Predicted 3D model of a 529-nucleotide part of an RNA (large-subunit ribosomal RNA, domain I) from a Planctomycetales bacterium. The sequence was found in a public genome assembly. Its mean pLDDT, the model's own confidence on a scale to 100, is 80.
Context: one part of a larger RNA
């Protein structure tokens, strides 16, 4: 030096575990804010620091309810000083306090009212005051405005990516849409939304890459309404000579088989009627029944041996509308917490249905008349956009410029256009449900992860330490033991580290602590050289 064997060091793999994550389901909730939010700063304890709580009334104050023996939050044990069966701590509802910031506001903006008040007489603009509202934050969903590029086309320009990302504005618990100037082609359907299909079809497309419907069918859920106008009345104003116009309010009226108004005629009538708080007119109140925000109560087991410890084994029992689950010194239906079934609210919040109070409504037919039925609108030309549809034969829809109708014997549409036929009634408005999402709460589930995984983050403290001028970026780090019983005392030493005794422990479980692999480094010993 090599190869073995034994015993160690080193290291932290592996195994087991789980406080934390991930995904999903169901329900709830879907906002907070000038009555000052979200987020910060600084304080606050007998006690230095950090976390949590709270706010100069500062780990808390007052009241109601629950609860029942301990208690003064955590790291973090001890001490000090207290509180508590005259009911503390704790949980829960309500109230009070709530420093400095931050929209941060003694401001700005909008609207109303009042007072003033120019050029310019009245007036108007402007100014001042006052009242109400607004502003900011917030995970996604939703609607609207502006709107890329990488990329793909195996290059690239039309095209694609994509009306995506991003930015901006806005609302709601959903939003949008919505009661046909529709879809169709059968003399059919009957608002919207969403899903399955139709169908990767018809089409569009440097007919390349790619893009990509609708009708129809089947489901979910269903709900329809109100104005403007004609006409009538009334109040005010204006014009003018005796009836016109305008404005406000009330009645009336709301559709396509056209409907309504007005005039005439005929019939009918308020009762045990109908409807209603999400549209359809609008305030709601009370009762009943639930739900949530604390809780209550809840069956049934012992022995023996082993062992540190019994829940495992043995023997014999019991409960079960409860044998879900978790804990307890090893695996517990009967030890503990629970579980099944059941019960519970002074107070606050909330839901549905019913009832009561309350509120609103009450006609139809026939004939005549030709008064009304949304105008700078529909349509057109030019330029764009959106429609699955790239200008195409390109309809329909939206609109920047220029134009510009008809008025029910009317008008629009049926994919150029014309005719016939059919369908509908634009230029005003509202509308629940089915649908989308999850910052958040509750309950539950998993052929989801198990500490290099799972969130970036299981942990004294993670969006932390650290990096960057900054925008921003961004870790590592879990496990003694059943119980600290966390090693009194003695010895070596530099009085430090470490070690040896002793003691405790089932245990070489000793804090750099469960298991403790490999690399690597040793000590002893055998063989070989």
């Nucleotide at each position: 030096g090599g190869c073995g064997c034994a015993c160690g060091g080193g290291g932290g793999a592996u195994g087991u575990c789980u406080u934390g994550g991930u995904a999903u389901u169901a329900g709830a909730a879907g906002g907070c804010g000038a009555u000052g939010a979200a987020g910060g700063g600084c304080g606050u304890g007998g006690a230095a620091g950090u976390c949590u709580g709270c706010g100069a009334u500062a780990a808390g104050c007052c009241c109601g309810g629950g609860g029942g023996a301990g208690u003064u939050g955590a790291c973090a044990a001890a001490c000090a000083a207290g509180c508590g069966u005259u009911g503390a701590u704790c949980c829960u509802g309500g109230g009070g306090u709530u420093c400095c910031u931050g929209a941060a506001u003694u401001a700005g903006c909008u609207u109303g009212c009042a007072c003033u008040g120019a050029a310019u007489a009245c007036a108007u603009a402007g100014g001042u005051g006052u009242a109400a509202g607004u502003g900011g934050c917030u995970a996604a969903c939703c609607c609207g405005g502006u709107g890329a590029a990488c990329u793909g086309a195996a290059a690239c320009a039309u095209c694609u990516a994509a009306g995506u990302a991003a930015c901006c504005g806005g609302u709601g618990g959903a939003a949008u849409a919505g009661a046909a100037a529709g879809a169709a082609a059968a003399a059919u359907c009957g608002a919207u939304u969403u899903c399955c299909u139709c169908a990767g079809u018809a089409g569009c497309g440097g007919c390349g890459a790619g893009c990509g419907a609708a009708c129809g069918g089947g489901a979910a859920a269903u709900a329809g309404c109100c104005c403007a106008a004609a006409c009538c009345g009334u109040a005010g104003g204006g014009g003018u000579u005796u009836c016109c116009c305008c404005u406000g309010c009330g009645g009336g009226g709301u559709u396509g088989u056209a409907g309504g108004g007005c005039c005439u005629u005929u019939c009918a009538u308020u009762g045990u009627g109908g409807a209603g708080u999400u549209a359809c007119a609008a305030a709601g109140c009370a009762a009943u029944c639930g739900a949530c925000u604390a809780g209550c109560a809840g069956a049934a087991c012992g022995u023996a041996a082993u062992g540190g410890a019994a829940a495992g084994u043995u023997c014999g029992g019991c409960c079960a509308u409860a044998g879900a689950g978790g804990g307890u010194g090893a695996c517990a239906g009967c030890c503990c917490c629970g579980u099944a079934a059941g019960c519970g609210a002074c107070a606050g919040u909330u839901g549905a249905a019913u009832u009561g109070c309350c509120u609103c409504c009450c006609g139809a037919a026939a004939g005549g008349u030709a008064c009304c039925u949304g105008a700078g609108u529909a349509g057109g030309u030019c330029g764009g956009g959106u429609c699955a549809c790239g200008u195409g034969a390109a309809a329909c829809c939206c609109u920047g410029a220029c134009u510009g109708a008809a008025u029910c014997g009317a008008c629009g549409g049926g994919g150029a256009c014309c005719a016939u036929c059919c369908c509908g009634u634009a230029a005003g408005g509202c509308u629940a449900a089915a649908u989308a999402c999850u910052c958040u709460c509750u309950a539950a589930u998993a052929a989801c992860c198990g500490a290099u995984a799972g969130u970036g983050a299981a942990c004294u403290c993670a969006g932390u330490a650290g990096g960057g001028c900054g925008a921003c970026u961004g870790a590592a780090a879990g496990a003694u033991g059943g119980g600290a019983a966390g090693a009194a005392c003695c010895c070596c030493u530099g009085c430090u580290a470490g070690g040896g005794g002793a003691g405790g422990u089932u245990a070489c479980u000793g804090a750099a602590c469960c298991u403790g692999a490999a690399a690597c480094c040793g000590u002893g010993u055998g063989c070989c050289u």